[in-house]
RNA sequence: GACCGGUUAGCUCAGUUGGUAGAGCAUCGGACUUUUAAUCCGGUGGUCCUGGGUUCAAGUCCCAGACCGGUCA
Numbered sequence: 001g002a003c004c005g006g007u008u009a010g011c012u013c014a015g016u017u018g019g020u021a022g023a024g025c026a027u028c029g030g031a032c033u034u035u036u037a038a039u040c041c042g043g044u045g046g047u048c049c050u051g052g053g054u055u056c057a058a059g060u061c062c063c064a065g066a067c068c069g070g071u072c073a
Stems, first nucleotide, its partner, number of pairs: 001072007010025004019056001027043005049065005
């Protein structure tokens, strides 16, 4: 330098053909228990890496950029 993959909750990751952003863990509250742990129920938590474009509507499509990983030179 060229190409490929990735970036979504505190962490690990889903998200189908563009149509209300989700799960597990963690955290908070409750139930249970002599207490803790375990188990069960519920809640909180998001500028979807940044900027722009297309569209009635973008996590998703297009362009540019940033960062991480890989292949080739």
A computed fold for a 73-nucleotide RNA from a Candidatus Poribacteria bacterium, annotated as transfer RNA. Rfam family: tRNA. The family's RNA type in Rfam is transfer RNA. Rfam links the family to the GO term triplet codon-amino acid adaptor activity. The sequence is in RNAcentral, with records from ENA. The source organism's lineage runs through Bacteria, Bacteria candidate phyla and Candidatus Poribacteria.